Transfer RNA from a Candidatus Saccharimonadota bacterium, 73 nucleotides, folded computationally.
It was read from a public genome assembly.
Rfam family: tRNA. From the family's description: Transfer RNA (tRNA) molecules are approximately 80 nucleotides in length. Gene Ontology term of the family: triplet codon-amino acid adaptor activity.
RNA sequence: GGGGGCGUAGCUCAGCGGUCAGAGCAGUCGGCUCAUAACCGAUUGGUCGCUGGUUCAAACCCAGCCGCCCCCA
Repeated sequence: GGGGGCGUAGCUCAGCGGUCAGAGCAGUCGGCUCAUAACCGAUUGGUCGCUGGUUCAAACCCAGCCGCCCCCA
């Protein structure tokens, strides 16, 4: 230099055009217990990497950039 993959909650990930952006773990509060863990319930938490474009409508499609990983030279 060329090609490809990934980037969504604190962490691991789902969601691939339309409802409110979700799950598990973690956190907080409560229940249970003599108590802790486990278990049960509730609850908090998001500029969907950034900018622009397409569209009536974008986390999702397109372009550029940024970061990480892999391959080729």

The source organism's lineage runs through Bacteria, Bacteria candidate phyla and Candidatus Saccharimonadota. Its mean pLDDT, the model's own confidence on a scale to 100, is 82.